[in-house]
């Protein structure tokens, strides 16, 4: 230089044969519960889906490009 795989909540990932409010778990706040924590219940907040363009009636999800990780091959005067 080439090819491939992957980027969603603070963290780990699931969706990825396009179809409607985008979700688990742990973490975090609050509240019950306890003399007080811990556990253990019940709520709740947090996401411009790496970043931009594009096809689409509609994109996390298809195309292209870029940007960050990983892997593999080749170059090395």
């Nucleotide at each position: 230089g080439c090819g491939c795989c992957c980027a969603u909540a603070g963290c780990u990932c699931a969706g990825c044969u396009g179809g409607a409010u985008a979700g688990a778990g742990c973490a975090c706040a609050a509240g019950c519960c306890u003399a007080c924590g811990a556990a253990g219940c019940u709520u709740g907040g947090g996401g411009u889906c790496g970043u931009a363009c594009g096809u689409u009636c509609g994109a996390a999800u298809c195309g292209u490009a870029c940007u960050g990780g990983g892997c593999g091959c080749g170059c090395c005067a």
Predicted 3D model of a 77-nucleotide RNA (transfer RNA) from a Deltaproteobacteria bacterium. Model confidence (mean pLDDT): 80 of 100. It matches the Rfam family "tRNA". The family's RNA type in Rfam is transfer RNA.